[in-house]
RNA sequence: UGGGUCGGUGAGGCGGUCGCGUCACGACACCGCGCAAGCGGUGGCCGUGCCGAGGAACGUCCGGGCUCCACAGAGGAGAACGGUGGGUAACACCCACCCGGGGUAACCCGCGAGAAAGUGCAACAGAGAGUAGACCGCCAGGAGUGGCUUGCCACUUCCGGUAAGGCUGAAAGGGUGGUGUAAGAGACCACCGGCGUUCGUGGUGACACGGGCGGCCAGGUAAACCUCGUUCGGAGCAAGGCCAGACAGAAGACAUUGAGGCUCCUCGCUGAGUCUUCGGGUAGGCCGCUAGAGGAUGCUGGUAACAGUAUCCCGAGAGAGAUGACCGUCACCGCUGGUUUUCGGGCCAGCGCGACAGAACCCGGCGUAUGAUCCGGCCCAUUCC
Numbered sequence: 001u002g003g004g005u006c007g008g009u010g011a012g013g014c015g016g017u018c019g020c021g022u023c024a025c026g027a028c029a030c031c032g033c034g035c036a037a038g039c040g041g042u043g044g045c046c047g048u049g050c051c052g053a054g055g056a057a058c059g060u061c062c063g064g065g066c067u068c069c070a071c072a073g074a075g076g077a078g079a080a081c082g083g084u085g086g087g088u089a090a091c092a093c094c095c096a097c098c099c100g101g102g103g104u105a106a107c108c109c110g111c112g113a114g115a116a117a118g119u120g121c122a123a124c125a126g127a128g129a130g131u132a133g134a135c136c137g138c139c140a141g142g143a144g145u146g147g148c149u150u151g152c153c154a155c156u157u158c159c160g161g162u163a164a165g166g167c168u169g170a171a172a173g174g175g176u177g178g179u180g181u182a183a184g185a186g187a188c189c190a191c192c193g194g195c196g197u198u199c200g201u202g203g204u205g206a207c208a209c210g211g212g213c214g215g216c217c218a219g220g221u222a223a224a225c226c227u228c229g230u231u232c233g234g235a236g237c238a239a240g241g242c243c244a245g246a247c248a249g250a251a252g253a254c255a256u257u258g259a260g261g262c263u264c265c266u267c268g269c270u271g272a273g274u275c276u277u278c279g280g281g282u283a284g285g286c287c288g289c290u291a292g293a294g295g296a297u298g299c300u301g302g303u304a305a306c307a308g309u310a311u312c313c314c315g316a317g318a319g320a321g322a323u324g325a326c327c328g329u330c331a332c333c334g335c336u337g338g339u340u341u342u343c344g345g346g347c348c349a350g351c352g353c354g355a356c357a358g359a360a361c362c363c364g365g366c367g368u369a370u371g372a373u374c375c376g377g378c379c380c381a382u383u384c385c
Base pairs, nucleotide, nucleotide: 001381002380003379004378005377006376007375008374012330013329014328015327016326017325018324020052021051023049024048025047026046028043029042030041031040032039033038054356058367059366061365062364063363064362065361066236067235068234069233078232079231080230081229082228083097084096085095086094087093098112099110100109101108102107113227114226118225119224120221121220135166136165137162138161139160141158142157143156144155145154146153147152148151174192175191176190177189178188179187193217195214196213197212198211199210200209201208202207240287241286242285243284249278250277251276252275253274254273260270261269262268294313295312296311297310298309299308300307301306333352334351335350336349337348338347339346340345
């Protein structure tokens, strides 16, 4: 310098104008109380002030907190998960390692138990797809035809043998060499691979390395049924808790033999309803509600995930409804034009672009979407010293 690989940053800044939402204060309007001053409550095309989304707020796919309900114990069904060790509140997440595959390497990928417990499945092609299989080929024998060097060769056909070689396929029942044979074949032998078993060494472990023995060898698929192991009660903030109406209507009690009101009582005046329960723990209001398994930085322990500790920081919380638009300027990027150059680029002007998306109980993950910029680790190649 070029290419690759892994990770991070970032989600524009400042100012102005207009707008939206909660809250506070003020003004105004209305209602209630009061002689009044005033006090209390309610309201919105009023004013002022504070504050007002994200790295994914998203999908709602996992896991938890919280709340209510259920719950003797055991078994079954169903679901999820599946190398080993660790982290965590927990997980299907994360870290480290092991195994397998890919890559020269950095590194990436695997929904990593069991296919020698059983059942099933495998399109097309192909002779044959799981108790393997004779299409071509190879070989023995019979028959026929032809040739000639007269006992051999070639061709056709019949009947057999054969899994060495070819062919089909994603996949064809270990590999190489030899013995053997008519030709062949783990039929037999040696070595290699793999499997089972056993022993030793190392490791917490998955596993690795090495030795012995065994039979010639065991195909794929479990995000097919199934088997084994582990885990799992249900519903969700519209959870749940507290306060708690009004009108209609219904039932009951009392009431012209005077209920109730003026009024605390008596008198007096007035004169037809009054009270209770249901309606309904309904409507509505309040709480839950956001300071939390929270974040940043440093230190300590740990390979790491992470844990501990010190300091600092943290102003959405709604009706399921707001959080925006425009202008100026600065910064970044692209394009065009001009200018300059040590040819890498610099400077000036104009224009353009800025995504994905939006809280609603709260966290931890995963997955997905995302314009442009910038930074770093590592690997490979090349050049120069």
Predicted 3D model of a 385-nucleotide RNA (Bacterial RNase P class A) from Leucobacter insecticola. RNAcentral holds the sequence, with entries from ENA and Rfam. A source record names the gene rnpB. The coordinates come from a structure-prediction model, not an experiment, and the mean pLDDT is 76. The model forms 92% of the base pairs in the Rfam consensus.